[in-house]
RNA sequence: GGGCCUGUAGCUCAGCCUGGCCAGAGCGGUGGACUUUUAAUCCAUAGGUCGCGAGUUCAAAUCUCGCCAGGCCCG
Numbered sequence: 001g002g003g004c005c006u007g008u009a010g011c012u013c014a015g016c017c018u019g020g021c022c023a024g025a026g027c028g029g030u031g032g033a034c035u036u037u038u039a040a041u042c043c044a045u046a047g048g049u050c051g052c053g054a055g056u057u058c059a060a061a062u063c064u065c066g067c068c069a070g071g072c073c074c075g
Stems, first nucleotide, its partner, number of pairs: 001074007010027004020058001029045005051067005
């Protein structure tokens, strides 16, 4: 230098190919129930510029382009 993969909640990830409800799950956090207390269990709840920017579109996490970061391979 070239190619490919990954980047979404504090953590681990789904959703992306096939654009469309207000962006989700588990764990963790907070509050509550239960319990002598803790744990476990149950209920509720908060938390996101979907890596960054631009483009296409009525509408973008999703399509296109550029850039950034990490990984693998080729030279």

Source information:
The RNA shown here (transfer RNA) has 75 nucleotides and comes from a Candidatus Anstonellales archaeon. Taxonomically the source falls in Candidatus Anstonellales (Archaea, Nanobdellati, Microcaldota, Candidatus Micrarchaeia). The sequence is in RNAcentral, with records from ENA. Rfam family: tRNA. Rfam links the family to the GO term triplet codon-amino acid adaptor activity.